[in-house]
Formats: sequence, C1' cells, structure tokens
RNA sequence: GGCCGCCUGGCGCAAUGGUAGCGCGUCGGUUUUCGGUACCGAAGGCUGUAGGUUCGAGUCCUGCGGCGGUCG
Repeated sequence: GGCCGCCUGGCGCAAUGGUAGCGCGUCGGUUUUCGGUACCGAAGGCUGUAGGUUCGAGUCCUGCGGCGGUCG
C1' cells in the first nucleotide's frame, strides 16, 4: 500500500430504516447487628468523526480517524 471486519453508557454486548435496550458495575432504598446475598428503584449514551440519501439513519452510501485480521 490492496482487501475484509469492527467502533453504541465505566466494561461486555444488543437493536427489521420508525421513541437506543440487556447484563455487569455505580448510586439510593428494603432486608441484616454490620457487611455480603436477595429484592425494589434511579442515574449514566443522542451511537468514532464530517458529509450524503431518505418524511425519518445506530442501521444504507462516501471521505477521514482508530483498532484487529489478511495479502504483498
């Protein structure tokens, strides 16, 4: 350098083009002598970035950036 895949809360992952969810973690509550466990509740993301298509984009298209793989 060519080609392929990936990029979404702190972490790991979901999400037919139609209000972005789940688990872990965090915080609060109940329970407990305290802690843990269990149960209940809450906060936390506008989806790497810049554009395009569309009534509507995490999803489709293009550039750029990052990570991984592969070929030379």
Molecule: transfer RNA
Organism: Saitoella coloradoensis